[in-house]
RNA sequence: UAGGAAGUGGUGUAUUAGGUAGCACUAAGAGUUUUGAUCUCUUCGGUUAGGGUUCGAGUCCCCACUUUCUAA
Numbered sequence: 001u002a003g004g005a006a007g008u009g010g011u012g013u014a015u016u017a018g019g020u021a022g023c024a025c026u027a028a029g030a031g032u033u034u035u036g037a038u039c040u041c042u043u044c045g046g047u048u049a050g051g052g053u054u055c056g057a058g059u060c061c062c063c064a065c066u067u068u069c070u071a072a
Base pairs, nucleotide, nucleotide: 001071002070003069004068005067006066007065010025011024012023013022019055027043028042029041030040031039048064050062051061052060
C1' cells in the first nucleotide's frame, strides 16, 4: 500500500436472510445456613462513532476509527 475478517453490559458469547437484544460468569440485594461456602430468587448494566435508506436498523448502504489475517 492492496485485499479479507471482526467491533454487542465489567468479561465471554448468541441474535441469519429488518419487527420488543438473549444466555453464562461477574457485581448488588434478599432467602437458606451458627458462620463461610454451596444452592434459590430478584435487580442493575450493552449493539465502536457519524450519516443515509425504511413505518421500523445490531442486521442493508456510505464514511471514519480500532483490532486482526494474507500478499508485496

Description:
Transfer RNA from Scatophagus argus, 72 nucleotides, folded computationally. RNAcentral records the identical sequence in 2 taxa. It matches the Rfam family "tRNA". The family's RNA type in Rfam is transfer RNA. The sequence is in RNAcentral, with records from ENA. The source organism's lineage runs through Eukaryota, Eumetazoa, Teleostomi, Euteleostomi and Scatophagus. Its mean pLDDT, the model's own confidence on a scale to 100, is 80.